[in-house]
RNA sequence: GGAGCAGGACAAAUGACCGCUGCCCUGGGCAAGACCAGGGGGGAGGAAAGUCCGGGCUCCACAGGACAAGGCGCUGGGCAACACCCAGUCCCGGCAACGGGAAGGAAAGUGCCACAGAAAGUAAACCGCCGGGCACACGGGAUACCGGGGGCCCGGUAAGGGUGAAACGGUGAGGUAAGAGCUCACCAGCCCCGUCGGCGACGGCGGGGGCUUGGCAAACCCCGCCUGGAGCAAGACCAAAUAGGGGGAUGCUGGAGGGUGGUCCGCCCGAGUCCCCGGGUAGGUCGCUGGAUCCCGGCGGCAACGCCGGGACAAGAGGAAUGGUCAUUGCCCCGAAGGCGGGUGACCCCUUCGGGGAACAGAACCCGGCUUAUGGCCUGCUCUGACA
Numbered sequence: 001g002g003a004g005c006a007g008g009a010c011a012a013a014u015g016a017c018c019g020c021u022g023c024c025c026u027g028g029g030c031a032a033g034a035c036c037a038g039g040g041g042g043g044a045g046g047a048a049a050g051u052c053c054g055g056g057c058u059c060c061a062c063a064g065g066a067c068a069a070g071g072c073g074c075u076g077g078g079c080a081a082c083a084c085c086c087a088g089u090c091c092c093g094g095c096a097a098c099g100g101g102a103a104g105g106a107a108a109g110u111g112c113c114a115c116a117g118a119a120a121g122u123a124a125a126c127c128g129c130c131g132g133g134c135a136c137a138c139g140g141g142a143u144a145c146c147g148g149g150g151g152c153c154c155g156g157u158a159a160g161g162g163u164g165a166a167a168c169g170g171u172g173a174g175g176u177a178a179g180a181g182c183u184c185a186c187c188a189g190c191c192c193c194g195u196c197g198g199c200g201a202c203g204g205c206g207g208g209g210g211c212u213u214g215g216c217a218a219a220c221c222c223c224g225c226c227u228g229g230a231g232c233a234a235g236a237c238c239a240a241a242u243a244g245g246g247g248g249a250u251g252c253u254g255g256a257g258g259g260u261g262g263u264c265c266g267c268c269c270g271a272g273u274c275c276c277c278g279g280g281u282a283g284g285u286c287g288c289u290g291g292a293u294c295c296c297g298g299c300g301g302c303a304a305c306g307c308c309g310g311g312a313c314a315a316g317a318g319g320a321a322u323g324g325u326c327a328u329u330g331c332c333c334c335g336a337a338g339g340c341g342g343g344u345g346a347c348c349c350c351u352u353c354g355g356g357g358a359a360c361a362g363a364a365c366c367c368g369g370c371u372u373a374u375g376g377c378c379u380g381c382u383c384u385g386a387c388a
Stems, first nucleotide, its partner, number of pairs: 001384008010375001012329007020043002023040006045360001049371002052369005057231004069227005074088005089103001090101004104222002109220002111216003121168001126161002128157007136149001138147003169187006188212001190209008235286004245277006257269004293312008331357009341348002
């Protein structure tokens, strides 16, 4: 230098100008507001995202039991809880740093195992090997007979070949017509027992057994454990207009009320009019952000985390604000020049100038996680070269 692995912090800064949206103060305005002006102060994230898990909170439901449905499934610990996190066990991947695992049961049952292959599981015979039978041609010989050869049929065989991701354990010996855990020794695996270490998952050692059992349960299923439902558009409060409901008063030709008109009379129209109560809608207010909160320090713990002490308050909108422009500085990349900078060297570093670049993405009741998207930086570690 190259290729990787793990972890951490950041998500530009300052100023000016122009804006947006809540809060507070002052002034104006008004019966009170709405509203207007000025000033001050607050204003997105590491993922605010996907809405996949787990909780808080709210409303509804709820004797108890069982079924169904769904979820989870190595051990110990953490946490409010979890499918999350930490530390381990075992297995798998990587030369390594390190990473991954929904990791109970496949000898309870059912099902599936592409293509290839004879056969994908109570096995199975394509080639090969072996035994028997049948007929055939050939050679030798003496017509009897002997020898090998290919063909067909019946049977045995899982040693060998071939197929496949996977073919019923491996090596050797015995055995056999040929073979085979058929038998034996050793090894591997399974089950059981003992002992030692560990809280435990499990590991080490020793002994015994039957001789071997394919894979898939994120297929059905079996076993064990857990689980009420809906969600801030939850929910609570205030509450118009219009229509409708309940009640009361008054009036229906001896007429309430209305129109005309300055007023009264008159004339015309005329069956409704007024008040109260309660529910709901529009609209408004609350819920709403101070909380399993954040930062610093100490102590305990390998760690996740816990305890103690001190400090901080950090958006709260509601069709939804949190922005834009310019300047300077900083960061990164490329090119050029310089360095009596570093290194054995490949290369790296510093200075100046010029050019370019800056990602993913926007809170909507609040937390803890997971997953996905995303830019450069820093630290530690591993392997390695054709450079030295």

The prediction has a mean pLDDT of 78. This is a predicted structure of a 388-nucleotide RNA (Bacterial RNase P class A) from a Pseudomonadota bacterium. The gene name in the source record is rnpB. Rfam family: Bacterial RNase P class A. It is annotated as a ribozyme. Of the family's consensus pairs, 94% are formed in the model. The sequence is in RNAcentral, with records from ENA.